Background: Predicted 3D model of a 125-nucleotide RNA (SAM riboswitch aptamer (S box leader)) from a soil metagenome. RNAcentral holds the sequence, with entries from MGnify. The prediction has a mean pLDDT of 81. Its Rfam family is "SAM riboswitch aptamer (S box leader)". Gene Ontology term of the family: regulation of gene expression.
[in-house]
């Protein structure tokens, strides 16, 4: 930089000792113990591995032979399903909510709902 996903799911213990939820504004979490580190446990299934089905295809066989028709098709590609848990990830609150734009709801702001964007997170390349 590109692509996919982000309303599901899953916590105990030890050390430590005041912060944390990316930024900002809110609103929360936190001495009934924050961040961080370690141990154990769990969730999920992006990648890897295995497997089933469909389609396509390199290739191949027969017939025909300018066109073409039919069969096979390990491998490979795409789509969908399943298994596993090796590489990651994750285990308060929808990415906690909002921020920028558009539409709708009633009014000027504020507000609610819906859609999109931006930013961020994770994975793969």
């Nucleotide at each position: 930089c590109u692509c996919a996903u982000c309303c599901a799911g899953a916590g105990g213990g030890g050390c430590a000792g005041a912060g944390g939820g990316a930024a900002c504004g809110g609103c929360c979490c936190g001495a009934c113990g924050a961040a961080g580190c370690c141990c154990c446990g769990g969730c999920a299934a992006c990648c890897a591995u295995c497997u089933c089905g469909g389609c396509g295809c390199a290739c191949u066989c027969g017939c025909a032979u300018c066109c073409g028709c039919g069969g096979g098709g390990c491998c490979c590609g795409c789509c969908g399903g399943g298994a596993c848990a090796g590489g990651u990830g994750c285990c308060a609150a929808c990415u906690c909510c909002g921020u920028c734009c558009c539409g709708c709801g009633a009014c000027g702001u504020c507000c609610g709902c819906g859609g999109g964007a931006a930013a961020g997170a994770u994975g793969a390349g």